[in-house]
RNA sequence: CAGGCCGGGUGACCGCGUCGCCUUCUUCGGAAGGCGCCGAGGAAAGUCCGGACACCGAAGGGCAGGACGCUGGGGAAAUCCCAGGCGGCGAAAGCCGACGGAAAGUGGAACAGAAAACAGACCGCCGCCGAGGCGUUCUCCGGAGGUCUCGGCGGUAAGGGUGAAACGGUGGGGUAAGAGCCCACCAGCGCCGUGGUGACACGGCGGCUGCCAAACCCCGUCCGGUGCAAGGUGAAGCAGAUCCCGUUGAGGCGGCCCGCCGAGGGAUCGGGUACACCGCUCGAGCCGUGAGGCAACUCCCGGCCUAGAGGGAUGGUCACCCUCGACAGAAUCCGGCUUACAGGCCUGCU
Numbered sequence: 001c002a003g004g005c006c007g008g009g010u011g012a013c014c015g016c017g018u019c020g021c022c023u024u025c026u027u028c029g030g031a032a033g034g035c036g037c038c039g040a041g042g043a044a045a046g047u048c049c050g051g052a053c054a055c056c057g058a059a060g061g062g063c064a065g066g067a068c069g070c071u072g073g074g075g076a077a078a079u080c081c082c083a084g085g086c087g088g089c090g091a092a093a094g095c096c097g098a099c100g101g102a103a104a105g106u107g108g109a110a111c112a113g114a115a116a117a118c119a120g121a122c123c124g125c126c127g128c129c130g131a132g133g134c135g136u137u138c139u140c141c142g143g144a145g146g147u148c149u150c151g152g153c154g155g156u157a158a159g160g161g162u163g164a165a166a167c168g169g170u171g172g173g174g175u176a177a178g179a180g181c182c183c184a185c186c187a188g189c190g191c192c193g194u195g196g197u198g199a200c201a202c203g204g205c206g207g208c209u210g211c212c213a214a215a216c217c218c219c220g221u222c223c224g225g226u227g228c229a230a231g232g233u234g235a236a237g238c239a240g241a242u243c244c245c246g247u248u249g250a251g252g253c254g255g256c257c258c259g260c261c262g263a264g265g266g267a268u269c270g271g272g273u274a275c276a277c278c279g280c281u282c283g284a285g286c287c288g289u290g291a292g293g294c295a296a297c298u299c300c301c302g303g304c305c306u307a308g309a310g311g312g313a314u315g316g317u318c319a320c321c322c323u324c325g326a327c328a329g330a331a332u333c334c335g336g337c338u339u340a341c342a343g344g345c346c347u348g349c350u
Stems, first nucleotide, its partner, number of pairs: 001348006008321007016039002019036007041327001045338002048336005053227004060258004065223005070084005085099001086097004100218002105216002107212002122160002124156011137144002168186006187209002189206007231278004240269006251261002285304004290299003322325001
């Protein structure tokens, strides 16, 4: 550094919940008692993703909208997992990454700065022209040349300065001064070749060269809604009144359109009930062995049943031991992710 595992132990007594059996009582609905089996977690949590299942109208089509985004594989699926590629960090083991497209189009860059995208001349550098000063090298005495200052015209993106970013970087050649203008190396892009399933890698050629898509957008994949208070069955009880809309289509589908179904729908006031059962836990299940695969994972065989409440159980006391015990507790179920966690154990690597 990475991965995996444990989450006080043992015994006694008392107590609680579901289920099974037995006994007693009973208003025949059930109640009480006894015995036996089982009885929270690695996160049961956050409810952030994905499903199963249930209902809504067949869960239909299009637009809009949303989510995701390297490649290959796994998986029911996923904002999941494994392996690999690329980029960043680290001495290393290793860790992290919204990691498609900027060569389709539109657009953006505060402040500072002269200029912010087929840019730009503020300082500086250079050339030409004009004026002036200095100085005296040459001279055929007419001038020519040098240097400095000022003005005008022009060139220049090397240097300075501003900035998150200044139109690839470093060095050399070249030039009046400069510049991919030319060359070498490096970074990127495009084309070609080779290797790879692929992301990509390597080599060659071409002077082609900014950034932002968690900006619009483009490309690809996916997405109907509501969640077990879903939803179903039985029993009991009750009382309606007024108003509005509707076969010229209410309403059912939610943002819109099409299509489909088609007779009731809604508001206010008033009345009644709030009991029982199902859904409910056997499941993409757990354990062991073997096989395939780098792995995630899959398959064969054998074994196991491991909470299911509904005023809602899973606790308390004592004794002994130790490293003196953290975070926290089911409520339809499952796969993930994330967050919290005293302490301890094992394996591999640097």